[in-house]
Record summary
A computed fold for a 417-nucleotide RNA from a Chloroflexota bacterium, annotated as Bacterial RNase P class A. The model forms 94% of the base pairs in the Rfam consensus. Rfam family: Bacterial RNase P class A. The family's RNA type in Rfam is ribozyme. The coordinates come from a structure-prediction model, not an experiment, and the mean pLDDT is 77. The sequence is in RNAcentral, with records from ENA.

RNA sequence: CAGGCCGGUCGGGUGAUCGCGGUGCCGCUGCUGGCGGCAUCGAGGAAAGUCCGCACUCCAUAGGGCAAGAUGCCGGGUAACGCCCGGGGCAGGCAACUGCCGGACAGGGCCACAGAAACAGACCGCCCCUGCGGGGGCAAGGGUGAAAAGGUGGUGUAAGAGACCACCGGCGACCGCAGUAAUGCGGCGGCCAGGCAACCCCCAUCUGGAGCAAGGCCAAGCAGAGGCAAGGCCCGCCGCAGGGCGGGCGGGAGGCGGCUCGUCUCCUUGUUCUCCCCCGUGGAGGACAUUAGCCUUGGGUAGGCCGCACGAGCGGGCCGGUGACGGCCCGCCUAGAGAGAUGAUCGCCCGGAAAGGGAUCGUCCCUGGUGGACGCCCCCUUUUUGACAGAAUGCGGCUUAUAGACCGGCCUGGGCU
Numbered sequence: 001c002a003g004g005c006c007g008g009u010c011g012g013g014u015g016a017u018c019g020c021g022g023u024g025c026c027g028c029u030g031c032u033g034g035c036g037g038c039a040u041c042g043a044g045g046a047a048a049g050u051c052c053g054c055a056c057u058c059c060a061u062a063g064g065g066c067a068a069g070a071u072g073c074c075g076g077g078u079a080a081c082g083c084c085c086g087g088g089g090c091a092g093g094c095a096a097c098u099g100c101c102g103g104a105c106a107g108g109g110c111c112a113c114a115g116a117a118a119c120a121g122a123c124c125g126c127c128c129c130u131g132c133g134g135g136g137g138c139a140a141g142g143g144u145g146a147a148a149a150g151g152u153g154g155u156g157u158a159a160g161a162g163a164c165c166a167c168c169g170g171c172g173a174c175c176g177c178a179g180u181a182a183u184g185c186g187g188c189g190g191c192c193a194g195g196c197a198a199c200c201c202c203c204a205u206c207u208g209g210a211g212c213a214a215g216g217c218c219a220a221g222c223a224g225a226g227g228c229a230a231g232g233c234c235c236g237c238c239g240c241a242g243g244g245c246g247g248g249c250g251g252g253a254g255g256c257g258g259c260u261c262g263u264c265u266c267c268u269u270g271u272u273c274u275c276c277c278c279c280g281u282g283g284a285g286g287a288c289a290u291u292a293g294c295c296u297u298g299g300g301u302a303g304g305c306c307g308c309a310c311g312a313g314c315g316g317g318c319c320g321g322u323g324a325c326g327g328c329c330c331g332c333c334u335a336g337a338g339a340g341a342u343g344a345u346c347g348c349c350c351g352g353a354a355a356g357g358g359a360u361c362g363u364c365c366c367u368g369g370u371g372g373a374c375g376c377c378c379c380c381u382u383u384u385u386g387a388c389a390g391a392a393u394g395c396g397g398c399u400u401a402u403a404g405a406c407c408g409g410c411c412u413g414g415g416c417u
Stems, first nucleotide, its partner, number of pairs: 001413010012349007020042010044388001048399002051397005056211004068207005073087005088101005102202002107200002109196003123142002125138005150168006169192001171189002174187005215306004224297005231290001232249007250268008269289008277280001313332008350386009361375005366369001
């Protein structure tokens, strides 16, 4: 220098003007409200997908089992996990590094097409016998296939074959050593019968359900339930009458105010029974109902408040640990919501892209010059551009999207010293 692998950080800055949401204070106002001013705070690395795991809340819940679902090499971390760290084996890559992971000797099932046969067989073939019709033996070679009884050499045989032998490969639930373990190394053994568990299944571990529209508190009005007290006297008018209308005083209930009081509003009714007398629009007593109106009250709607942000928090330092992570100390306070606020314009700066120009250097070309062409880096100008995306109870992960910039470590190849 070129190509590549891994990890991390940022993801525009600043000023002015206008605008939005929360909180606090102040002012005005027609005062459960509205308007204005000032101060302060105001999205992310993924706020996303809602795929896992928790916190929290309510409901359910003797104990045990079944079913269903999830996870799956070993050890560790953690509140927990399907996450992370370290290790192991296998596979890919020259390498840095990356990907995958229980059991196929419990059992069942499946293995397209091709092929005789897909887990146990004989199509071609080889060998023997023959009465030439056939009978028997073999699995080396051929052929099919993703996959067909381990490879090479030898012994052996009618022909052959782990049938036997040597080496190699593979297997083992056997032994020893190392390791917490997965596993590794060595020995020994028998010659050794494929793959799929993201098919059922087996083994081990874990799992109750619903979710902040969880859930809790306050609670207008309407409706429901229960309750409260007065309903008397006088006057006028109308009517044949039972009676009706109006007014005043008194009584009852409530509102307001300057609250021993004043003022305003509403009600002062209906049905029925008994008794008395001087029989009259007479009198006395009782029962029931009940409007205006008020009081109490269960549940609960609208609405309001809480849940709701001091937390498995953030930053720095030290210590322990290979690491994930843990401990201690110091500092900080950091959006909150309700169908949902964080933006726009302009100036300057920063970064990217394109075009033009300049300077230096390098290579090449010619007609050898103050020449031309091309190229890396640098500088200037102009234009353009800054992604993906938007909290809603919170937290830990994973996955997905993301213009561009920066930092660190490592691998391979080449050049120079």